[in-house]
Molecule: RNase P RNA; transfer RNA
Organism: Syntrophobacterales bacterium
RNA sequence: ACAGUGGGUCACAUGAUCGCCCCGGUAGUAACCAGGGGAGGAAAGUCCGGGCUCCGCAGGGCAGGGUGCUGGGUAAAACCCAGUGGGGGCGACCCCAGGAAAGUGCCACAGAAAAUAGACCGCCUGUAGUUUGCUAAUUGAGGCUACAGGUAAGGGUGAAACGGUGAGGUAAGAGCUCACCAGGCCCGAUGGUGACAUCGGGUGCUUGGUAAACCCCACCCGGAGCAAGACCAAAUAGGGGAGCGUUUGAGGGUGGCCCGCCCGAUGCUCCCGGGUAGGUCGCUAGAUCCUUUCGGUAACGGAAGGACCAGAUAAAUGAUCAUGCCCCAACCUACUUUGUGGUUGGGUGACAGAACCCGGCUUAUGACCCACUGUGCCU
RNA sequence: CGGGGCGUAGCGCAGUCUGGUGAGCGCACUAGCAUGGGGAGCUAGGGGUCGGCGGUUCAAAUCCGCCCGUCCCGA
Numbered sequence: 001a002c003a004g005u006g007g008g009u010c011a012c013a014u015g016a017u018c019g020c021c022c023c024g025g026u027a028g029u030a031a032c033c034a035g036g037g038g039a040g041g042a043a044a045g046u047c048c049g050g051g052c053u054c055c056g057c058a059g060g061g062c063a064g065g066g067u068g069c070u071g072g073g074u075a076a077a078a079c080c081c082a083g084u085g086g087g088g089g090c091g092a093c094c095c096c097a098g099g100a101a102a103g104u105g106c107c108a109c110a111g112a113a114a115a116u117a118g119a120c121c122g123c124c125u126g127u128a129g130u131u132u133g134c135u136a137a138u139u140g141a142g143g144c145u146a147c148a149g150g151u152a153a154g155g156g157u158g159a160a161a162c163g164g165u166g167a168g169g170u171a172a173g174a175g176c177u178c179a180c181c182a183g184g185c186c187c188g189a190u191g192g193u194g195a196c197a198u199c200g201g202g203u204g205c206u207u208g209g210u211a212a213a214c215c216c217c218a219c220c221c222g223g224a225g226c227a228a229g230a231c232c233a234a235a236u237a238g239g240g241g242a243g244c245g246u247u248u249g250a251g252g253g254u255g256g257c258c259c260g261c262c263c264g265a266u267g268c269u270c271c272c273g274g275g276u277a278g279g280u281c282g283c284u285a286g287a288u289c290c291u292u293u294c295g296g297u298a299a300c301g302g303a304a305g306g307a308c309c310a311g312a313u314a315a316a317u318g319a320u321c322a323u324g325c326c327c328c329a330a331c332c333u334a335c336u337u338u339g340u341g342g343u344u345g346g347g348u349g350a351c352a353g354a355a356c357c358c359g360g361c362u363u364a365u366g367a368c369c370c371a372c373u374g375u376g377c378c379u
Numbered sequence: 380c381g382g383g384g385c386g387u388a389g390c391g392c393a394g395u396c397u398g399g400u401g402a403g404c405g406c407a408c409u410a411g412c413a414u415g416g417g418g419a420g421c422u423a424g425g426g427g428u429c430g431g432c433g434g435u436u437c438a439a440a441u442c443c444g445c446c447c448g449u450c451c452c453g454a
Stems, first nucleotide, its partner, number of pairs: 001375010012324007020038004025033001040351001044362002047360005052225004064221005069083005084097005098216002103214002105210003120155002122151010163181006182206002184203008229281004239272006251263004288307008326347007380453007389406004399437001408424005430446005
C1' cells in the first nucleotide's frame, strides 16, 4: 500500500434573529414575561421478552405455540457472558448444536437393490438337455441353454449403496477368521460444578439420511391490548318515575301584557339512569442516567455521591444568516512514490423522526478511532 | 398506534397444508386451417427472477428466518 477480521465512539459545532410545544413563576383564569426543558441509535420492523390495565382471578388437565450442548447473568427472553463438541477459512475469526440404537412416514429420476435389505450383468455349485472337436474309446473334461441355489469381491446408478487395507480361508465369496486403521457400545480410573476430555480393559458391534416431517424427552406460555382501562359529561333520540291535562282544555304560536284568533292530546313540565360528541386522568421519576469504588475472567450485581432528561393529539422539536469544520471540482505551489499548503466555486450534509414505558433482536445508514490477520514492497 | 390476510405468465386463479419426476387452467398473444373477407370455431406454439435475500434438505413455489409491496379490521 492493497485485501480483510473483531470491537468502540460520535451523529456537524458556536453565535444572532424570527417562530412552535410543554413546565414553572408574579395573584385563581386569560393575557404577558427576567426563567427551565424539547427526538434516536435506530424513535423503524412489530420479531421475542417483561412492566402496567381490563377480562369468568387464570389451581389442574387437553389442545395449541415456543425454546433446546453445558454453566452463569437477568424482571424475563428466540437476549448476553464464559466454556464444550463439530464444521468452514492460509489466518485474524466466523457458523452450527437434545433424541434417527422408542415408534411411524418419506427418500423423485437413475439403479439389481433406497433400508426387518437386495441378485441386472458377472463369479461359483448342482441337476437336466444339447453341441463340435480331442482321444484307441467313452458314461470323461470343455462350450451353450433351461431350472434350482450360493455369492456384495468386480461392473455400472445415484445426493446417499450397509466400515477401509492386506493376508488366511472358500466351490466362488463374505468380519467368515486374523493383523493394523477408523467409528460405535459397555465397564473402570483420573480431571472438571457440568457439557466433556484423557487413559486402560472388554465386545467383530459396523446400526444410511431426514425431527426448519409426525413424534419422544426436558423446560416455559391464560387471553387481549393505552383505540388497554378509569372518571366528568352537552344537544338530539330512546328507557324509568312523579305531576298536570284530554272539548270544564295542560301547553304552544301571534304579542311588551291581557282579551281575542289559530293549532292542540302516542301531549306538556320536572327528576333519575345508561350512553354519544367533547374533555380529564392513564402520561411519564424510571428494572432511569452520570461518577467513584467493591465483588466477579465476563455478562452483571452491591454500595456511596450527584442529576432530573420531550409529553404532543392532526400531532411541537423549525427556518434564515455569519464563522469554523467536512466532502467534491478547478487553479497555483514545494516535492515528486502516495502525500502537503493556499485561493475560488459548489454541496448543506447519511439513515431517519417520539405517541404507554422498558430490555433485546433484526433491518436502514455517514464519518472517525483502536486492536488484529494475510500478501507485496522499503529500511 | 395496534391486529390480521395476500403476493404464481399481460389479466383472473389452482398448486403450498402432506417438498421431487412436470408449475397448470381460463381469457389474452403468435402462426396455420377454414371464409370472398372478418368474427366465432379447429390445430399447433410462445410467454414464469413463483415479491426479494439468506438458511434447512440430495432436492424449496411449498419448510424456517429477515426484508419489500399491497389490502382489510379495531375509537